[in-house]
Context: one part of a larger RNA
RNA sequence: UUGGGUGUAAAGAGUUCGUAGGUUGUUUGUUAAGUCAGAAGUUAAAUCCCGGGGCUCAACCCUGGCCCGCUUUUGAUACUAGCAAACUAGAGUUAUAAAGAGGUUAGUGGAAUUCCUAGUGAAGCGGUGAAAUGUGUAGAUAUUAGGAAGAACAUCAAUGGCGAAGGCAGCUAACUGGUUAUGUACUGACACUGAGGAACGAAAGCGUGGGGAGCAAACAGGAUUAGAUACCCUGGUAGUCCACGCCGUAAACGAUGAUCAUUAGCUGGUGGAAUUUUUCACUAGCGCAGCUAACGCAUUAAAUGAUCCACCUGAGUAGUAUGCUCGCAAGAGUGAAACUU
Numbered sequence: 001u002u003g004g005g006u007g008u009a010a011a012g013a014g015u016u017c018g019u020a021g022g023u024u025g026u027u028u029g030u031u032a033a034g035u036c037a038g039a040a041g042u043u044a045a046a047u048c049c050c051g052g053g054g055c056u057c058a059a060c061c062c063u064g065g066c067c068c069g070c071u072u073u074u075g076a077u078a079c080u081a082g083c084a085a086a087c088u089a090g091a092g093u094u095a096u097a098a099a100g101a102g103g104u105u106a107g108u109g110g111a112a113u114u115c116c117u118a119g120u121g122a123a124g125c126g127g128u129g130a131a132a133u134g135u136g137u138a139g140a141u142a143u144u145a146g147g148a149a150g151a152a153c154a155u156c157a158a159u160g161g162c163g164a165a166g167g168c169a170g171c172u173a174a175c176u177g178g179u180u181a182u183g184u185a186c187u188g189a190c191a192c193u194g195a196g197g198a199a200c201g202a203a204a205g206c207g208u209g210g211g212g213a214g215c216a217a218a219c220a221g222g223a224u225u226a227g228a229u230a231c232c233c234u235g236g237u238a239g240u241c242c243a244c245g246c247c248g249u250a251a252a253c254g255a256u257g258a259u260c261a262u263u264a265g266c267u268g269g270u271g272g273a274a275u276u277u278u279u280c281a282c283u284a285g286c287g288c289a290g291c292u293a294a295c296g297c298a299u300u301a302a303a304u305g306a307u308c309c310a311c312c313u314g315a316g317u318a319g320u321a322u323g324c325u326c327g328c329a330a331g332a333g334u335g336a337a338a339c340u341u
Base pairs, nucleotide, nucleotide: 003313004312005311006310007295008294012309014200015199016198017197021193022192023191025087026086027085028084029083030082031081033080034079035076036075037074038073039072040071041070042069049065050064051063052062053061054060090190091187092186093185094183095182096181097180098179102176103175104174105173106172107171108170109153113149114148115147116146117145118144119143120142124135125134161168162167205246206245207244208243209242210241214240215239219235220234221233222232257308258307259306260305261304262303265286266285267284268283269282270281271280272279273278290297291296314341315340316339323334324333325332326331
């Protein structure tokens, strides 16, 4: 609960697509459903309420009116709606250009790391606050040459770029999505949002099969310490990588839903068009009006308006219990109450 809100106090769904629904450009005609006006019927009487009257007043009684609506009918036509016709400013198509770590697949490159083989070499190496565990005369560390493997791509690199979000970075090729600018032609409202629904969705985790260099939960040992199930050190398995299939969550954050319009400026960056002052799209830093509890936001709004959706309503109990749906599981989604204050 017809209210007020959602950057940080409770509250924007992780993101997009999209069904129903809601909302919806300009002009003309028409209909008259909504809407507005008139009339009639009905709305039992009593009661209530309002006006007037009668019992000396009042209670009480009498009388007139009112009442939310519903139905029928006659009109009005501005707005909403239906139908018909037309338009081009929204939206889209098209042509020519442009930028980009956008995506998928395949191939390929160098540095580094570890391991293996061989040469040189000879006592330490490694590690720390200091040490020790560890490693080394069966020749390590160091250095030179050769080989193998897996993973990640230094510099360029940037409050740079792209993507709906998650996210995306060596190089090359193929396939492929989106975006921007400019110009003409075309379609002619085809639009916005979006309950349910669908798809995508970091990391970790799960299943099957591969792979395994480095790193590294668990685990072992050495230290530290009163203790040390830690921080530090030496090792080290899952995992991290690949393919396919699940999971569906994050401080999934701009803690800010999407779309449209309006409202001073200044200074950068990226990509176009013009080349002459400029202009369009995106991206940053300041700043006015305005807003805000303040911080701050400020044409990329948290300003001013409009449409649609989601969500909040003291704290704890509790994102728990229960039921249901999904999942192999882990668990996820939905989601209370008693009681306390």
Predicted 3D model of a 341-nucleotide part of an RNA (small-subunit ribosomal RNA, central domain) from Klebsiella pneumoniae. Rfam family: Bacterial small subunit ribosomal RNA. Gene Ontology terms of the family: ribosome and structural constituent of ribosome. The prediction has a mean pLDDT of 88. RNAcentral holds the full RNA, with entries from SILVA. The organism belongs to Klebsiella pneumoniae complex, within Bacteria.